[in-house]
RNA sequence: UCUUAUCAAGAACGGCAGAGGGACCAGGCCCUGCGAAGCCGUAGCAACCGGUCGGGGAAAAAUUUCCGGCGCAGGUGCUAAAUCCUGCUCCCUUACACAGGGAGAAAGAUGAGA
Repeated sequence: UCUUAUCAAGAACGGCAGAGGGACCAGGCCCUGCGAAGCCGUAGCAACCGGUCGGGGAAAAAUUUCCGGCGCAGGUGCUAAAUCCUGCUCCCUUACACAGGGAGAAAGAUGAGA
């Protein structure tokens, strides 16, 4: 970089540190000296991969695929707010504004594969 799945659920304390942070840009709205980012430790959440158990399908078989359970001394990830919200397109309320709602796109995050 490409493909694909998911993204309204869930889960925090301590130490070091010392002013920012919520991806980028813009507009909002928030968090933060009652201690931001970052680093470390411990704990936890989840169930993508792996493992394991049960069931179904394909195949002569090796094997493979689908569904579900467990949360396992395994590999990642995550632990304010919907991916914090909006931004582009279409539809509805309603008529083109404002506002609200819905579907999608784009961008992003994470896993798996290439």
A computed fold for a 114-nucleotide RNA from a marine sediment metagenome, annotated as SAM riboswitch aptamer (S box leader). Its Rfam family is "SAM riboswitch aptamer (S box leader)". Gene Ontology term of the family: regulation of gene expression. The RNAcentral record of the sequence draws on MGnify. The prediction has a mean pLDDT of 84.